The RNA shown here (transfer RNA) has 73 nucleotides and comes from a Patescibacteria group bacterium.
RNA sequence: GCCCCCAUCGUCUAGUGGCCUAGGACACGUGCUUCUCAGGCACGAAACCCGGGUUCGAAUCCCGGUGGGGGCG
Numbered sequence: 001g002c003c004c005c006c007a008u009c010g011u012c013u014a015g016u017g018g019c020c021u022a023g024g025a026c027a028c029g030u031g032c033u034u035c036u037c038a039g040g041c042a043c044g045a046a047a048c049c050c051g052g053g054u055u056c057g058a059a060u061c062c063c064g065g066u067g068g069g070g071g072c073g
Stems, first nucleotide, its partner, number of pairs: 001072007010026004018056001028044006049065005
C1' cells in the first nucleotide's frame, strides 16, 4: 500500500427495513426478606462509533471517515 471482517447499556450479547419510545444475562442502585452478610424477590438507571445518502420509514441497506481484528505484498 491492497483486500476481508467487526463496531449496540459498565461488560457480554439479541436484532437481518415497520410488531423496537432497542430486549436479555452479569454487574450497579433502591426497597423487601435476614440479628448481619450472602442468597432470593420486586423495582430502577443505563447503549445503536461519526458524517452523509436511499426509503413513507434505517441499529438494520449504500458511500465516506474513525477505531479494532485478520490476510497479502

Background:
Taxonomically the source falls in Bacteria candidate phyla (Bacteria). Rfam family: tRNA.